A computed fold for a 400-nucleotide RNA from an Azonexaceae bacterium, annotated as Bacterial RNase P class A. The model forms 93% of the base pairs in the Rfam consensus. Model confidence (mean pLDDT): 78 of 100.
Order: sequence, then C1' cells, then structure tokens
RNA sequence: AAAGUCGGCCAGGCAAUCGCCGCGUGUUUCGGCACGGGGAGGAAAGUCCGGGCUCCGCAGGGCGGGAUGCCAGCUAACGGCUGGGCGCUAUAAGCCGCGAGGCGAAGGCGACGGAAAGUGCAACAGAGAGCAAACCGCCGAUGGCCCGGCGCCUGGGCAACCAGGGGCCGGGAUCAGGCAAGGGUGAAACGGUGGGGUAAGAGCCCACCGCGCUGGCGGCAACGUUCGGCGGCACGGCAAACCCCAUCCGGAGCAAGGCCAAAUAGGGAAGCAUCGGCGUGGCCCGCGCUGCUUCCGGGUAGGCUGCUUGAGCCUGUCAGCGAUGACAGGCCUAGAGGAAUGAUUGCCACGGCCCCGCAAGGGGCCGCAACAGAACCCGGCUUAUCGGCCGGCUUUCCCA
Repeated sequence: AAAGUCGGCCAGGCAAUCGCCGCGUGUUUCGGCACGGGGAGGAAAGUCCGGGCUCCGCAGGGCGGGAUGCCAGCUAACGGCUGGGCGCUAUAAGCCGCGAGGCGAAGGCGACGGAAAGUGCAACAGAGAGCAAACCGCCGAUGGCCCGGCGCCUGGGCAACCAGGGGCCGGGAUCAGGCAAGGGUGAAACGGUGGGGUAAGAGCCCACCGCGCUGGCGGCAACGUUCGGCGGCACGGCAAACCCCAUCCGGAGCAAGGCCAAAUAGGGAAGCAUCGGCGUGGCCCGCGCUGCUUCCGGGUAGGCUGCUUGAGCCUGUCAGCGAUGACAGGCCUAGAGGAAUGAUUGCCACGGCCCCGCAAGGGGCCGCAACAGAACCCGGCUUAUCGGCCGGCUUUCCCA
C1' cells in the first nucleotide's frame, strides 16, 4: 500500500424568535402573569431472560412441572459476558494449473451432558436399515448333473461288439452352495490404502493410517500428546423422540404497596326519648324493628406517597490476556395526567453535482436526514436504523 474481516463511537453545532410540560421565587382581581432554571434513546421498542423493590406468605422434604447443559472464570443474577477446548465451514488478495479447478489467513457457525440403562424412530429409493442383506456381479473349491477322453470290473456273444457298474483326467456355469471385492440405492450399508492369500473373496493374514482400551507427560479443567503398551476392530445415527443424570426455580406484580380521606347509603358505641307506631299473638308480659343527639371505625370518589441518589454517571490510577474489580477526585442528569421534550430563520459543519484554477484553493445550486420515543428502577438479549468517523486482527506485495 492492497484486500478481507471484526469491533468501538457519533446520531449535527451555535444564535435569535415563537410555542409545549414540570420545578422554584415573586405577584394576583385566583383566571393567570413575570423572572430563573430544567426537559428522551442507542435502542426509551419487543416484554424474551435475569435481578432490585413491594405484598401474600414461611417455600424443610416428597410427587409433578419448567429452564439450563464442553471447561474455567466474571457478575447481585442470568438462558448474559470473557477467555479457552473440540467439531463443522467458507472465502478475499495472492499462489498453482493450458483449462475445469485446487490451495489459501484472520473470520463465521455449533441446545456441544448421556446412544456399552431401557423403550422407540428412520419417509422415498433400495436385494438389504440393525446383532442386516444378496439385485447385477465374482466363484463354483466341495457334492450332484451333463458332455468328452483313457483304463478297469461283471454279464451276454465264436467274434466284431452289446448292456451295466465303477475309477482318473478335462470341460460346461446347469443345480445345491460359497463371497461381499466391484456396480447400483440411500442422509446413513458394519473402517481406509497397499500387499499377501484364495475357487472367488473377506482383518483371513501383514505394513501404514484410523479406532477403542490403557499408562506416562502437559494443562485447574474441557482437552492435548511427534511418547509407550494392549486389542483385528467389538461400540452405526437420532435425546430440537420418550427417557436418564446434574444444577437452578414459591406466587403475584408500581393497577405492587403505604398514608390521608368527602357527599350519599349502611355498621358500632354511649346518652336521651320510650306516651307512641309496626311485626309476632286470641290477649297480657316479653322480644324484634322504628326516633333524636354525640362519638367511633371500614370502604368508595378524590388527594399524597412509592418516584428516582442509583448493582448511578464522568475522569484518572492500579490488578487482570479479558469480562470485570479496587481506590481517588468530581457530578446530580425528566419524574407526569394517557403523557410535554417542537417549529421557523440565519451562520457554520457535513454530503452530492457543476464552474474557475497547474496546484493550493475559491464560487454557485441542492439536501440536511434514518429508526424511533421515557411511565418503578437496573443488567442483558433480540429486533429497527440515513449518513459518517476511528481502531484491532490476518494475508500478500513494495521500500529501508
């Protein structure tokens, strides 16, 4: 310098004018008015996880249910984050190649515990899909069958020869049978390459690779290992199927909760009036209801609170690879009701186009954004987002 990739940050600035919503002070004819000061975000969003706080309550055990799941750490906690391990996977520049194409980092992705507990599943294709199978194919050693050749035995015949039996050799690929090398199906077919071996084959045997078990060494661990031993290889896949194992989880939510408290209706207590009225009843007594005054308590409307000083923000130092933590200094930064935080103009900045200029630079026109928006508060994740700035890592090339 080029290319790729990953991450962080910003979300226009200043001024004037006109508005909107709280707060403080003053004033008021109680309607307001004046002055001062403040007023959204990186996601305020989705409400998907985790916590604080509050109430119910006391959540110890069992059953059931849910979530999480490589290892170590961080954290108030997490399904989050950091670092590491393992597996899968690309491609840029560049290099190789006539070409098709191949190689090629940082990076990207992973619900990544258990399939030698048990149950189960595998469409279609295929001969065969689980301690498997034989469609094409290879062989046909072994035992038959058929054909040919050469001997032998028995019987018949004077003989040539005929009939039967059996042996050896060769052939056929015909039956039984053997094989799983090759072809073919599939997401997946019971290790791979080479050699020996065989009738043909096969871990059947051997070498190397792979795999399993095991020991040493390294690592906190996951795991690694160019180290050693044993084993011809047993144990295919799916747990985002049931299931098993380990860890965690009480429920509801600021409409939580607390305080004050009308009018009306109703409740309780005390005092007064009980001559009365109503009900019960044949009548009396009795009992219940009904009156007035005062006091008390609960709830509703309404008001106040919870409410923003908090796992807070900024800067610096230190520890740590890092997430993060500790310490020091500074700061206070919306708290409301279905809800304010806006608009116009000018200048600057930024971006695009055009013109002048060798260049430095100057001028003109246009645009000024996107997503969106607090409602108890935090930590995450996810999703949306115009335009720009900065940095890390890796590979290659050039110069010194």